Notes
Predicted 3D model of a 548-nucleotide part of an RNA (large-subunit ribosomal RNA, domain I) from Roseibacillus sp. The coordinates come from a structure-prediction model, not an experiment, and the mean pLDDT is 82. The source organism's lineage runs through Bacteria, Verrucomicrobiota, Verrucomicrobiia, Verrucomicrobiales and Roseibacillus. It matches the Rfam family "Bacterial large subunit ribosomal RNA". Its family is annotated with structural constituent of ribosome and ribosome in the Gene Ontology.
Context: one part of a larger RNA
RNA sequence: GGCAUAGAGUGAAUGCCUUGGUGCCAACAGGCGAUGAAGGACGUGAUAAGCUGCGAUAAGCUUCGGAGAGCCGCACACAGGCUUUGACCCGGAGAUUUCCGAAUGGGGUAACCUGAUUCCAGUAAUAUGGGAUCGUUCCAUCCUGAAUAAAAUAGGGAUGGAUACGCGAUACCUGGUGAAGUGAAACAUCUCAGUAACCAGAGGAAAAGAAAACGAAUGUGAUUCCGUAAGUAGCGGCGAGCGAAAGCGGAAUAGCCCAAACCGGGGCCUUUGGUCCCGGGGUUGUAGGACCCUUGAUGGGACCUCGGAAGGUAGUCUAAAACGUUGGAAAGCGUUUCCAUAGCGGGUGACAGGCCCGUGGACGAAACCAGAAGAGGCCCUGUGGAGUUCCUGAGUAGCGCAGCACACGUGAAACGUUGCGUGAAUCUGCCCCGACCACGGGGUAAGGCUAAAUACUAGUUGGCGACCGAUAGUGAACCAGUACCGUGAGGGAAAGGUGAAAAGUACCGCUGCGAGCGGAGUGAAAUAGAACCUGAAACCCUAUGCCU
Numbered sequence: 001g002g003c004a005u006a007g008a009g010u011g012a013a014u015g016c017c018u019u020g021g022u023g024c025c026a027a028c029a030g031g032c033g034a035u036g037a038a039g040g041a042c043g044u045g046a047u048a049a050g051c052u053g054c055g056a057u058a059a060g061c062u063u064c065g066g067a068g069a070g071c072c073g074c075a076c077a078c079a080g081g082c083u084u085u086g087a088c089c090c091g092g093a094g095a096u097u098u099c100c101g102a103a104u105g106g107g108g109u110a111a112c113c114u115g116a117u118u119c120c121a122g123u124a125a126u127a128u129g130g131g132a133u134c135g136u137u138c139c140a141u142c143c144u145g146a147a148u149a150a151a152a153u154a155g156g157g158a159u160g161g162a163u164a165c166g167c168g169a170u171a172c173c174u175g176g177u178g179a180a181g182u183g184a185a186a187c188a189u190c191u192c193a194g195u196a197a198c199c200a201g202a203g204g205a206a207a208a209g210a211a212a213a214c215g216a217a218u219g220u221g222a223u224u225c226c227g228u229a230a231g232u233a234g235c236g237g238c239g240a241g242c243g244a245a246a247g248c249g250g251a252a253u254a255g256c257c258c259a260a261a262c263c264g265g266g267g268c269c270u271u272u273g274g275u276c277c278c279g280g281g282g283u284u285g286u287a288g289g290a291c292c293c294u295u296g297a298u299g300g301g302a303c304c305u306c307g308g309a310a311g312g313u314a315g316u317c318u319a320a321a322a323c324g325u326u327g328g329a330a331a332g333c334g335u336u337u338c339c340a341u342a343g344c345g346g347g348u349g350a351c352a353g354g355c356c357c358g359u360g361g362a363c364g365a366a367a368c369c370a371g372a373a374g375a376g377g378c379c380c381u382g383u384g385g386a387g388u389u390c391c392u393g394a395g396u397a398g399c400g401c402a403g404c405a406c407a408c409g410u411g412a413a414a415c416g417u418u419g420c421g422u423g424a425a426u427c428u429g430c431c432c433c434g435a436c437c438a439c440g441g442g443g444u445a446a447g448g449c450u451a452a453a454u455a456c457u458a459g460u461u462g463g464c465g466a467c468c469g470a471u472a473g474u475g476a477a478c479c480a481g482u483a484c485c486g487u488g489a490g491g492g493a494a495a496g497g498u499g500a501a502a503a504g505u506a507c508c509g510c511u512g513c514g515a516g517c518g519g520a521g522u523g524a525a526a527u528a529g530a531a532c533c534u535g536a537a538a539c540c541c542u543a544u545g546c547c548u
Stems, first nucleotide, its partner, number of pairs: 001547007009539001015533001016497002020468002022465007029457002031167002039100003042055003050074002061094006070082003105114003115134007135165002137162008172203001173201005183190001187237001213220002224251005234242002255449003258393001262280008285427001287392004291387001292385002295382001299380003303377004311369003315363004321336005337354002339343001345357003398422007408434001429444005484491002504532001507519004
C1' cells in the first nucleotide's frame, strides 16, 4: 500500500407518514365602489420583532340569538386579570373605521405638503384645535359670450338633479381596430385568421329572436344549442387549403309593444292653416287598421304591492361490551355478548360498529338573506258586416362606382351590408325565390322589447379520484411571489417528520462561568436528546486477519 471482516463517523437515499397540492362533480353565488372599493402605509398588546385580528372606541365596542365552563389569537413562560349577574367561542344586525389609493378643494417623489368658505371651541387679540363643504362628466334651467356687422355657435359661469369615473376571474359575451411567424415544401392571390394583441361596453349570462324567412314538399312556421345531413353541395394560383344550407333526430319553448290614419285637450306661430306636446285609438299578409253600422264575452301577464311554504346564514338529540391474555400502551389475540334507517370517515399509547368526534335518523332561528303557492292592483286580449275615402316606418328601396360580409377569392354572383353619387312606388303597392325573363310560389323592409334551452368559474358549501406524496404535487405542505438577483419591465429559490405524552436530561464530574463528553435521571426505546423517525452509497477512521 492492497483485499476482506467488524465497529464508529459523515452523508443523505430509501421506506413509512401528510397539514399541501391537483383534476372533476353537484348546489349556491356571479360582483365590490363617491354611504369612498380592490390593494396598501402607519399604528394598535402589561411585556410585542413577525404573522393574524383590529383602527385613536384600534387581538377590540353595542345588541339579538346559539352554546355552557372555562378564557386572555399563532405562542407551550412570568406577572396580572375576566368568568353561571353566563366569560371565551359560533352566528345575525349595528357602531367605530387614521392616512394613501378612482382619490375627488389645490399640489405631490402614494401613505406627504398646503388652501378657501362656514360653524364651534379657544385667546386680551392673533395663534391654535375640531366639524362640515369645495373634483370631473352627463342632464335640465338660467346668466354670459368670440373669431364675424347682426344673429348664432364654440367657450365661460351659476343653481338643481343624476351618481357615471376605479377594481375584479389572464374566464365567459358584444362591438371597434387588426398583425406576423407559419402552410403553400420558394412566393405575390390564398393560408395562418377576422386568430393573437389593443380599445370600448355589458350581464349573470351576453348575443340572437317573432319572417319583406326557408326552398320546391301533399311543405315548414321566432331565436339559441346539440347530433346528423357531410368533409356532401360548392369555393379554391381548382394549388395549399376553405367548407355550407335545407331536411331529419333532440334540448328548451312565448310571444309582444310602438309610429301612422282618426278623435279629444293644450302650447307656439306667419291662423280657411302649420307645427309641437299629452291622452284615446291602432299594430297586420286569409292583408290589417282608421272612418260608418253591429255586438260584448273570455282568457292571459315577463309589471307593482302584499304574502310568506320550502331553503340559507349558529346549532340540538341520538343505539350498542365485558372479561382474560401479550405488551410501555389494546383497538391485537381468546371467550362470551350487544346495536344497526348508524359496519362512511377521523381520532384515541399497535388494527375499535358498541371509548371520543361523528355517521344513519329526527329536530331547530330573536335577527338578516332570498323567496314558491296565494291575494289585490295595474296592464293586455273581443264579434259580425258594408263601402274602397284615408293610413301602414324616405334621402329609404332600387340603380352606378368602390368595398366588405356571406363556405362562395368578381365570378353567370343573387341575397345582406358600408362610403360616394343618383333616387322610387304606396296595396291594382313593394321585396324575395342564386345573373336575367315568364309562369307559379313565399313574404310585408326602411321602429322597438322578449324568459328558457347555451358559454364560463375568481368565490362559498358538500363530495369524489386505478391523481401526487416533499427533486413529486401549485413557484409556494414551512411567515413564498418571501429571501435573493435586476436601474427597470421582470426573474425567482431552498427549506416537512423527537416522543404516546416534554416526561425536553434535577444533581455530579472534566472544561474557557465554553463547545463537547462521561455519570445520574425520564422514557418501551436516548445509536428517539432537539444538527432529534428510518438512516443505503460514495467518502473518512479504528481494530483484526491475509497478501506484498